[in-house]
Molecule: SAM riboswitch aptamer (S box leader)
Organism: Aquimarina algiphila
RNA sequence: AAGUUAUUAAGAAAGGUGGAGGGAAUAGACCCUGUGAAACCUUAGCAACCCUUUAAAUUUAUUUAAAGAAGGUGCUAAAUUCUAUUCGCUUAGGCGAAAAAGAUAACUC
Repeated sequence: AAGUUAUUAAGAAAGGUGGAGGGAAUAGACCCUGUGAAACCUUAGCAACCCUUUAAAUUUAUUUAAAGAAGGUGCUAAAUUCUAUUCGCUUAGGCGAAAAAGAUAACUC
């Protein structure tokens, strides 16, 4: 880098360095930002994918449920900020569902 599966409207910020951008990419909208962006570092926290413990079920190595947080990741403005493609509803504005793309985790090659 590629593939598979799961999740993606919940949750959780202070300090230091830095010095102008940032919210993945394209377009549009909207928003954050010198009351200090990105990035890096420290500390703290969130969550529970991997993980730990217990119980149950059966297909006997998996599934489900509950509890936990030492370790590996991840995350800590706004739904993945919203829209873009398809379908349904609606006079319209718009609403709902699905997909695609992205992100994260685990596994495979």